C1' cells in the first nucleotide's frame, strides 16, 4: 500500500426487508431480612465511530475518513 470483518448504554451483544433504539450483567432507589447475600419491583444511562449524500423518514442504503482485528503484497 491492497482486501475483508468489526465499531450501538459502563461491559457483553441484539435490532428480521429504511418507519418510536433494546436485552442481560453492572449502577442507583424501594420491598423483603436482626443484618448480608439472593430474590422481586422500579429508576437512570445512547452525537448508533466521525463527516457528507440519497430519502417524507437512515443504526440500517451510498461516498470519504478514523480506530481495532485478520490476510496479502512491496521496499529496505
Nucleotide at each position: 500500500g491492497c482486501u475483508g470483518a468489526u465499531g450501538u448504554a459502563g461491559c457483553u451483544c441484539a435490532a428480521c426487508a429504511g418507519g418510536u433504539a433494546g436485552a442481560g450483567c453492572a449502577g442507583c432507589g424501594c420491598a423483603c431480612u436482626c443484618g448480608u447475600a439472593a430474590u422481586g419491583c422500579g429508576c437512570a444511562g445512547g452525537u448508533c465511530g466521525c463527516c457528507g449524500g440519497u430519502u417524507c423518514a437512515a443504526a440500517u442504503c451510498c461516498g470519504g475518513c478514523c480506530a481495532u482485528c485478520a490476510g496479502c503484497u512491496c521496499c529496505a
The RNA shown here (transfer RNA) has 76 nucleotides and comes from Firmicutes bacterium UBA1874. It matches the Rfam family "tRNA".